[in-house]
Small-subunit ribosomal RNA from an uncultured prokaryote, 1501 nucleotides, folded computationally.
Its mean pLDDT, the model's own confidence on a scale to 100, is 84.
The RNAcentral record of the sequence draws on ENA.
RNA sequence: AGAGUUUGAUCCUGGCUCAGAUUGAACGCUGGCGGCAUGCUUAACACAUGCAAGUCGAACGGAAACGAUAGUAGCUUGCUACUAGGCGUCGAGUGGCGGACGGGUGCGUAACGCGUGGGAAUCUACCUAUUAGUUGGGGAUAAGCUUUGGAAACAGAGUCUAAUACCGGUAAAAAGUAGUACUAAAGUGUGCCUCUCCUUGGAAGCACACGCUGAUAGAUGAGCCCGCGUUAGAUUAGCUAGUUGGUGGGGUAAAGGCCUACCAAGGCGACGAUCUAUAGCUGGUUUGAGAGGAUGAUCAGCCACACUGGGACUGAGACACGGCCCAGACUCCUACGGGAGGCAGCAGUGGGGAAUAUUGGACAAUGGGCGCAAGCCUGAUCCAGCAAUGCCGCGUGUGUGAAGAAGGCCUGAGGGUUGUAAAGCACUUUCAAUUGUGAAGAAGGAUGGUAUGUUAAUAGCAUACUGUUUUGACGUUAACUUUAGAAGAAGCACCGGCUAACUCUGUGCCAGCAGUUGCGGUAAUACGGAGGGUGCAAGCGUUAAUCGGAAUUACUGGGCGUAAAGCGCGCGUAGGCGGCCUGUUAAGUCGGAUGUGAAAGCCCUGGGCUCAACCUGGGAAUUGCAUUCGAUACUGGCAGGCUAGAGUAUAAGAGAGGGAGGUAGAAUUCCAUGUGUAGCGGUGAAAUGCGUAGAUAUGUGGAGGAAUACCAGUUUCGAAGGCGACUCACUGGACCAAUACUGACACUGAGGUGCGAAAGCGUGGGGAGCAAACAGGAUUAGAUACCCUGGUAGUCCACGCCGUAAACGAUGUCUACUAGCCGUUGGGAGACUUGAUCUCUUAGUGGCGCAGCUAACGCAAUAAGUAGACCGCCUGGGGAGUACGGCCGCAAGGUUAAAACUCAAAUGAAUUGACGGGGGCCCGCACAAGCGGUGGAGCAUGUGGUUUAAUUCGAUGCAACGCGAAGAACCUUACCUGGUCUUGACAUCCUACGAACUUUCCAGAGAUGGAUUGGUGCCUUCGGGAACGUAGUGACAGGUGCUGCAUGGCUGUCGUCAGCUCGUGUCGUGAGAUGUUGGGUUAAGUCCCGUAACGAGCGCAACCCUUAUCCUUAUUUGCCAGCACGUAAUGGUGGGAACUCUAGGGAGACUGCCGGUGACAAACCGGAGGAAGGUGGGGACGACGUCAAGUCAUCAUGGCCCUUACGACCAGGGCUACACACGUGCUACAAUGGUAAGCACAGAGGGUCGCCAAGCCGCGAGGUGGAGCUAAUCCCACAAAGCUUGUCGUAGUCCGGAUUGGAGUCUGCAACUCGACUCCAUGAAGUCGGAAUCGCUAGUAAUCGUAGAUCAGAAUGCUACGGUGAAUACGUUCCCGGGCCUUGUACACACCGCCCGUCACACCAUGGGAGUGGAUUGCUCCAGAAGUGGCUAGUCUAACUUUGUGAGGACGGUCACCACGGUGUGAUUCAUGACUGGGGUAAAGUCGUAACAAGGUAACC
Repeated sequence: AGAGUUUGAUCCUGGCUCAGAUUGAACGCUGGCGGCAUGCUUAACACAUGCAAGUCGAACGGAAACGAUAGUAGCUUGCUACUAGGCGUCGAGUGGCGGACGGGUGCGUAACGCGUGGGAAUCUACCUAUUAGUUGGGGAUAAGCUUUGGAAACAGAGUCUAAUACCGGUAAAAAGUAGUACUAAAGUGUGCCUCUCCUUGGAAGCACACGCUGAUAGAUGAGCCCGCGUUAGAUUAGCUAGUUGGUGGGGUAAAGGCCUACCAAGGCGACGAUCUAUAGCUGGUUUGAGAGGAUGAUCAGCCACACUGGGACUGAGACACGGCCCAGACUCCUACGGGAGGCAGCAGUGGGGAAUAUUGGACAAUGGGCGCAAGCCUGAUCCAGCAAUGCCGCGUGUGUGAAGAAGGCCUGAGGGUUGUAAAGCACUUUCAAUUGUGAAGAAGGAUGGUAUGUUAAUAGCAUACUGUUUUGACGUUAACUUUAGAAGAAGCACCGGCUAACUCUGUGCCAGCAGUUGCGGUAAUACGGAGGGUGCAAGCGUUAAUCGGAAUUACUGGGCGUAAAGCGCGCGUAGGCGGCCUGUUAAGUCGGAUGUGAAAGCCCUGGGCUCAACCUGGGAAUUGCAUUCGAUACUGGCAGGCUAGAGUAUAAGAGAGGGAGGUAGAAUUCCAUGUGUAGCGGUGAAAUGCGUAGAUAUGUGGAGGAAUACCAGUUUCGAAGGCGACUCACUGGACCAAUACUGACACUGAGGUGCGAAAGCGUGGGGAGCAAACAGGAUUAGAUACCCUGGUAGUCCACGCCGUAAACGAUGUCUACUAGCCGUUGGGAGACUUGAUCUCUUAGUGGCGCAGCUAACGCAAUAAGUAGACCGCCUGGGGAGUACGGCCGCAAGGUUAAAACUCAAAUGAAUUGACGGGGGCCCGCACAAGCGGUGGAGCAUGUGGUUUAAUUCGAUGCAACGCGAAGAACCUUACCUGGUCUUGACAUCCUACGAACUUUCCAGAGAUGGAUUGGUGCCUUCGGGAACGUAGUGACAGGUGCUGCAUGGCUGUCGUCAGCUCGUGUCGUGAGAUGUUGGGUUAAGUCCCGUAACGAGCGCAACCCUUAUCCUUAUUUGCCAGCACGUAAUGGUGGGAACUCUAGGGAGACUGCCGGUGACAAACCGGAGGAAGGUGGGGACGACGUCAAGUCAUCAUGGCCCUUACGACCAGGGCUACACACGUGCUACAAUGGUAAGCACAGAGGGUCGCCAAGCCGCGAGGUGGAGCUAAUCCCACAAAGCUUGUCGUAGUCCGGAUUGGAGUCUGCAACUCGACUCCAUGAAGUCGGAAUCGCUAGUAAUCGUAGAUCAGAAUGCUACGGUGAAUACGUUCCCGGGCCUUGUACACACCGCCCGUCACACCAUGGGAGUGGAUUGCUCCAGAAGUGGCUAGUCUAACUUUGUGAGGACGGUCACCACGGUGUGAUUCAUGACUGGGGUAAAGUCGUAACAAGGUAACC
């Protein structure tokens, strides 16, 4: 410090997620030791048991218990009982001090509660200092004893008694007051007897100590007041009657409405009162660079609370955790009458919970209470126990060790890796175990001695020094040491990216994983296991939580044209902010000093535990607050001035600025009337509608309403909405020019207030045209739409509401500054050449453009630039501008405005494609123009479907369907049925035997099995070998089994379309662009020109084959002009090489030439010549890529599967089925024809397992025959259309030939399933084919035959060949396909895309809802425990007394206040609720197709 995730890719915006640190944690797996910390975050839920606050006999009366001593008695001679408060001591009690500290918890509390800094009107036990006292009396009472009631707790009565208990008297000073009055005390212990009395000794006395009382001061602690700070909500906006203040009174330790009476009407609040929710606050802790954020365990300070609520008493201090009273809930005891209790003390129990420890030891230390002290008490505390809960430290060995062992895993089979790791060898012993030794934490206390002080005192007491003695829970302490031995000690998570770390195997969208993105559908580095690796380590992961990253709340430090975001626009209040100069002040600001900012913590620096954690000394820091001194530039305050901001006055002009009145013409419609006749109107086409009752059209007259053509202009005006005929008066604003005046009066503007299109609402008018709703007609599958005919609200006016719009420049207002150029509106000035001129200036309004800005697009003096002032608004998408609540409205609705839940995106700009029922240009048998077909019939053939034991498999829009198949009777054959084989039908290796092979017979459907005959070969180094056959063994064979979505190869298709790319450079943040676009041209990215591009590659073209012309060479089997011979005739023969042909080599065509057009180009048009003319015709040749296109059944191949079968053999069957549908063909429907007869002309092929002549036979298929031919020689082989004649005469025919019967021929082991052909007979359908659709542009279509491959046989198919031989193309509007440019896009598996809404099913959260149940709270009234205060002779009464029916006190009564409780009525909130509303999610549902392209009616508000 960043990273992942939106996209095909990019840059932004923006959310989500991760890496870090932390925790009082929990859970999972694992676990050796020690130190130091920490440990109910939940139920302030309920608690059994024990302990947690006592102490003082030196305050008191005393003596229940224990002990010592003495005595007595019993006697079992060391025990029991008794006696003695005489002693140590001491239960219970009176009294004092302490139980207000210490310890716990965080309910309540948004508050002077806390923090910080100040203040005055106070108290303070114990402590310190000073000062003054401490005298003399009195009456009770508990305990005790006696006794009563009660289950108990306890209560009562009688009687006795003490005090440092209680009560009078006396009081200086001080305090209070005008002054009087009033208000204290207590003694105990120890020591000494010099003096007094009794005299062992004590009393008085003295001394000391500890107390007691009054007063002053301090210290400590506490109470009170104030400034500032201290969570969220405005969907809480008004709150308040003791409320705010005053006076009198009361009350308190103390100021004060703290309380009360009266008076006044105040007080608080947008700087957030009141209300609601939540919460103890702080030092600090955690995170962060910091600023901030979150938090408030342990430790420390403060507060609050003690079962819930209320109350006071005592006291220095409480309204009191282990005190009291009352009420309530709960628990316990009970004899049912009544009582007892309060762990949020320490342990512990139950419960709750994911979760948090021992019913431990000790007062040794530190501290506290009491005490003179010893001492006692102390769950405070110190220690121990439990827990890896955290932090820190240590260990689990060290060195050596390659045969790189074994085993595991992987493998390309070689090896690699685990891995010096192990073993082995050598060493060490921390920790744990074991043996022994053994600190520090201890200061004090007690008891002797000495000295000093006090004192009359050598007592006593206090202090100092000193001797002796004694005190440790922890503790079997720490530490040291002995012994033995590598011995007892490693796990957890992860390994696709983020993120360090990879392979095998299993699984097969299953099981599962997952923080995010996402993995898994048969080759998963993502699931499970394993090997290996990575990271941390006595821990490691997960979950939860906080901060960080997040500049995603932005003070530091963000934004608002299009991403979320400028209020529709003005005026203006509060507020914020504000021109120049001078003086003053010193609030802000700056500096110094002082006080404070507790300690601990953090930081720095020393020290102590072996180090560290931890502990400890010192420092710094504590950014703050307060006081004080100073500075005065800036801001503020005050005072004075100025004129540049702002405003006022005067002149002139411009303007659809506003509201009101009046007027005008054109047009539409209607009415009346004239002319006139059959249509009009409307549309894509129609119809509804109007019209013979006279429309439309046209003339005249009239009525009425609304809107104002031309002018008219990115022109004017206005704040915006908005404003358009003319005219009159009224009225607002801006601009300009020159002077004068005021003197900062300015800007912005939360609330507030006004204006505010259209639609809508109310009342009353008006209503021509237009026109929601509605009606009808069309369109359509439907059409509640688009189109048409009508038509009502409305549109218009007046008055009043509404208050919203994509109210947009999607751009708040104001001010200043920052290159230019060109328009235009208004005003002013200047110049001259006086003009339709030029220049300058100012206020508007537009276009371009620099710098700059911006994510880009773009903005650019009218900023989105550079700055300042103020306001408004935003913080992921959806839910939702919705619900609830409030306000406004007559309503419609507006405004303000959430949450649950859900997703990992949503969005902006730009890029490349693809697409468009977008545009432009161009091409193609694409359309058009033509010719001929298909679709109808019969048949052939293929496919689907169906059937079947099987009808093997594949191909499925174009680009499957006469396709693989250039040929299924058996074979083929892969399918079915049945019969058989198992190292196999086929390959290699090994062993044994045998030559191989062959004859014959039997069984069987055959495979096969059995028997049988002949044979014994070849090479040889004589060992044997090679080939072949049979048998055996196992390695293996075999598979037309699956996956073409694992693949190679091959192929189809777009498409023979003209495209597809690269290097360098340049531009852009980038994806990318440029080049390749543009102007021409071409069949062509063909070429030329231009050009931030310059070049290049794959394609195009050419090179290749064929065909068309000529030349040359060659001349047999082909040819025959000339010469010769011969025949009935024929190149038949001699010969020839001219011609044709054959097959080698060349020539030829290149826009080369001419003219025109074009840009002096490329090129095009025309022409000449030429066999051929503009790629001459045809073929082969197929760029980058697309379709997961086709093929695992041509072949090859990964993986999977079968292995006496999914392999192999055999027979038979099937692939040939047949209600049907489709594709491709053949033959026809006839006269351009059929038929009969005669006559003529090709090309290219094939042939020895072959083609087969002549001749003969047969009606014919064919048979016979055998000549010739290994082919320019012979054969197939007669070409047919055609031509010449005859006939048929428009008919189901002399057309057509299906079907069927009969008879045959040929091939072949074999024609039944299931061949072809022939003859005789039969003679279906069909009379030119609906919607639709196909081919073809010239030697083409059409038509006619011929040949070949396959093949025993079996073409209407396929391939090839020639014969005859057309028509048409105006043209590119339209259909289809394609290319280039451009445009839009919400598409990118790319329009077969994307996507919206209703409905139906399921689930989730939520709103409404008759209500229901809780919680909190306001008001009203009732009620009123305990208590306090007031009043009160009702009762009782020791101290004092003036003797009184006294004072004082207690009890009782009553009044006021008041907790719990109750009544009624509101408010807020939570839960629940039949039914219901919308929302979200999910899945392959239903219906349509609203949006994205002109989305097929542009979209949207």
Its Rfam family is "Bacterial small subunit ribosomal RNA". Its family is annotated with structural constituent of ribosome and ribosome in the Gene Ontology.